[in-house]
């Protein structure tokens, strides 16, 4: 270099699903619950991906009101991926 002998200890944090708010939505938020996770701590900084109120274009429809599709993050995701910061124990 690399594999083995070769783990431990103290604990953290919670996924679905379930009630309950909030939101237009993805989502969040507390409760209760563990799928798992060595940063599943923290931060939207890079991409990724979710979502579309407003807007903007198109059609329908119609006395008027509407209502469809398709673009679009400023919204969301840190348990997608990197990045940055910050952390317990450690056999040596």
């Nucleotide at each position: 270099c690399a594999a083995g002998c070769u783990g431990a200890a103290a604990g953290g944090c919670a996924a679905a699903a379930u009630c309950a708010g909030g939101g237009a939505a993805a989502c969040c938020u507390g409760a209760c619950g563990a799928c798992g996770c060595a940063a599943a701590g923290u931060c939207a900084u890079g991409g990724g991906u979710c979502u579309a109120a407003a807007g903007u274009c198109a059609c329908c429809a119609u006395c008027a009101u509407u209502g469809u599709g398709a673009c679009c993050a400023u919204g969301a995701u840190c348990g997608c991926c990197a990045g940055a910061c910050u952390g317990c124990c450690g056999a040596a």